[in-house]
Context: one part of a larger RNA
C1' cells in the first nucleotide's frame, strides 16, 4: 500500500459501489413460468370468465461452490466422426381415408391425496394408403437402373397472412479428440485386469473397452513422479512490487459442476431435468392408522452457526426473457427505493476585522508565561439546514404509457443558524509539562518503563498527527 473485514470510541451530508467469507444447516409464509380462444370441445353471470386437450416455453434467466488435479479449466488445433427447436435464404410439397380420448354425463372406491367402471364428442391429437425427397442396399465405381425405407395440418377478419411437411445451405448453439499449460507431500515407488492393443457384435448424433464375446505380438503408466494421500472450482481479472514475481479468485464477464442424499430414465432440437416425473434413503408434517405430503445453493424472511453481513419493499415505466398475427399477459431476471460510515470520491461544521491580550484553567524563578485573534463583539455569507415556490429528462411508438417521484433541478424567505473527533507526545515516530501512585496499579509493535523528583502507568493543561473518522485486531504484497 490492499481488505465483501470484524471491534472499540466518535459521527453532519450527497454521489457511486458493495454487503452469510462459518452450518452445500434445517426451514413457518408470500411471491419467482407461464402464453395461445386467430387450433379444439365444452360450460357460464357472454366486449369476457372458466375446465380439459393440443401447441410452444419451462434445458433460458436466477442460485451455490458440496464435488473435481480432471481434456474440469485456459490456449491452440480437429471433426472426412457428429448434432442443432426457433431464425435467414434457395428448391419442391401438402392427395384419400380412418380412430381414439381428455373435459363432459351416469354410478362408485377413498378421512385425504388421488382414483375406477361405463357412455358421448372435437382438434394443429392419433393411425393408414398414396406420392416425392432422404437415406440403406446392389454395382469395379457412378449420376443411370434395380430393391427396400419413407411427409404433411390447418387457422382467421378470407384470397392475403400466419402455420404445416420434405430436402440443401448460411447463422446460432452443442458434444467428441488432440498439442501444451494447470498446487502440496517420496517419512507414498511401483500401479494396472476392460486393464493394453486387435477381431466379431452391439451402442450412440458421433470417433473409442463405451459395452459385449473371443483372441494375444500381453501388453500400457512411471524418478521428466506413475498410483496413492492431502488440499482446492478454473480463467479473465484483483492486491501488491520499479520490475522480475508473489497472492487472491468477493461484486462483474467467461466455462465448468451441483439443486435434501444416491444410482438409474421418460419426454423433448437440447435434460439424465433446481420451483417435472419413477425408486431408495435420512429429515419434517397431516392422518379417520388403511395411506399421504414436502424439499428456499431464487427473492424478501426465520431459527441456528458466528466477531459478522441488509427489506416478509415498489414497478413491469425501462433493458431482457417467454408467448400470443396483435392487443397484450407474465417475469424477485431486471430497473428502483430501504438498511449498514462496509468503501471509493466530493462537501460541510462559517468567513473577514478584532487587545501587548478578558475572565476562568494550567504552568510559574511569583516578575510573568500558556490557553489565545481563540472568545465576547462589530460586519458579512448561507454551501448546508428549515419552510414554501417551480418541476423534468430517462419514452423508444406524431397519440397514450414513469416504479423511481413530487425524486434530482429552480426560485424565494429565515436564521451562524443543524454539524468533531479520534489516537498519540522515551527512541524508532511529528509532538512536554504538573500531579497522583511507588517494581504497586499499570503500559508495550520492538527496544523497554514503574522499587518517591516517572516527557513510558493514571489524571489535567498543552502540543502533534489524522478528520467524518480515528485507532485495534486478523490476512496479503
Nucleotide at each position: 500500500g490492499a481488505u465483501g473485514a470484524a471491534c472499540g470510541c466518535u459521527g453532519g451530508c450527497g454521489g457511486c459501489a458493495u454487503g452469510c467469507c462459518u452450518a452445500a444447516c434445517a426451514c413457518a409464509u408470500g411471491c419467482a413460468a407461464g402464453u395461445u380462444g386467430a387450433a379444439c370441445g365444452a360450460u357460464c353471470u357472454u366486449u369476457g370468465g372458466u375446465c380439459g386437450u393440443a401447441a410452444c416455453g419451462u434445458a433460458c434467466g436466477g442460485g451455490u461452490g458440496a464435488g473435481u488435479a480432471a481434456c474440469g479449466c485456459g490456449u491452440a488445433a480437429g471433426u472426412a466422426a457428429u448434432c442443432u427447436g426457433c431464425c435467414u435464404u434457395c428448391a419442391g410439397g401438402a392427395g384419400a381415408g380412418g380412430a381414439a380420448u381428455a373435459a363432459c354425463a351416469a354410478a362408485u372406491g377413498g378421512a385425504a391425496a388421488c382414483g375406477c367402471u361405463u357412455g358421448c364428442u372435437a382438434a394443429u391429437u392419433c393411425c393408414u394408403c398414396a406420392u416425392a425427397a432422404u437415406c440403406u442396399c446392389c454395382u469395379a465405381a457412378a449420376u443411370a437402373a434395380g430393391a427396400g425405407u419413407g411427409a404433411a395440418a390447418g387457422a382467421u377478419u378470407u384470397c392475403a397472412u400466419c402455420g404445416c411437411c420434405u430436402g440443401a445451405a448460411g447463422a446460432u448453439g452443442a458434444g467428441c479428440u488432440u498439442g501444451c499449460g494447470u498446487c502440496u507431500g517420496a517419512u507414498u515407488a511401483g500401479c494396472u485386469a476392460g486393464u493394453u492393443g486387435g477381431u466379431g457384435a452391439g451402442g450412440u448424433a458421433a470417433u473409442g473397452g463405451c459395452u459385449u464375446a473371443c483372441c494375444a505380438a500381453a501388453g500400457g503408466c512411471u524418478a521428466c513422479g506413475a498410483u496413492c494421500a492431502g488440499u482446492a472450482g478454473c480463467u479473465g481479472u484483483u492486491u501488491u512490487g520499479a520490475g522480475a514475481a508473489a497472492a487472491a479468485u468477493a461484486u462483474c464477464a467467461g466455462c465448468c459442476a451441483c439443486a435434501c442424499u444416491g444410482g438409474a430414465a421418460u419426454u423433448g432440437a437440447g435434460a439424465u431435468a433446481c420451483g417435472g416425473a419413477a425408486c431408495a434413503g435420512a429429515c419434517u408434517c397431516c392422518u379417520a392408522c388403511g395411506g399421504g405430503a414436502g424439499g428456499c445453493a431464487g427473492c424478501a424472511g426465520u431459527g441456528g452457526g458466528g466477531a459478522a453481513u441488509a427489506u416478509u419493499u415498489g414497478g413491469c415505466a425501462a433493458u431482457g426473457g417467454g408467448u400470443g398475427a396483435a392487443a397484450g399477459c407474465u417475469u424477485g431476471a431486471c430497473c428502483a427505493a430501504g438498511c449498514a460510515a462496509u468503501g471509493c470520491c466530493g462537501c460541510g461544521u462559517g468567513g473577514a476585522g478584532g487587545a501587548a491580550g478578558a475572565a476562568g484553567a494550567c504552568c510559574u524563578u511569583c516578575g510573568g508565561g500558556u490557553u489565545g485573534u481563540a472568545a465576547u463583539c462589530u460586519c458579512c455569507u448561507u454551501u448546508u439546514c428549515u419552510c414554501a415556490u417551480u418541476g423534468a429528462a430517462g419514452a423508444a411508438g406524431u397519440u397514450c404509457u414513469g416504479a423511481c417521484g413530487g425524486u434530482a433541478u429552480u426560485u424565494g424567505a429565515g436564521g451562524a443558524a443543524u454539524a468533531a473527533g479520534c489516537a498519540u507526545c522515551g527512541g524508532c515516530u511529528a509532538a512536554u509539562u504538573c500531579u497522583g501512585u511507588g517494581c504497586c496499579a499499570g503500559c508495550a509493535g520492538c527496544c523497554g518503563c514503574g522499587g518517591u523528583a516517572a516527557u513510558a502507568c493514571a489524571g489535567g493543561a498543552g502540543a502533534u498527527g489524522c478528520a467524518a473518522g480515528c485507532g485495534u485486531u486478523a490476512u496479503c504484497c

The part of an RNA shown here (small-subunit ribosomal RNA, 5' domain) has 477 nucleotides and comes from Phacus carinata. NCBI's taxonomy places the organism under Eukaryota, Discoba, Spirocuta, Phacaceae, Phacus. Model confidence (mean pLDDT): 84 of 100. Rfam family: Bacterial small subunit ribosomal RNA. Its family is annotated with ribosome and structural constituent of ribosome in the Gene Ontology.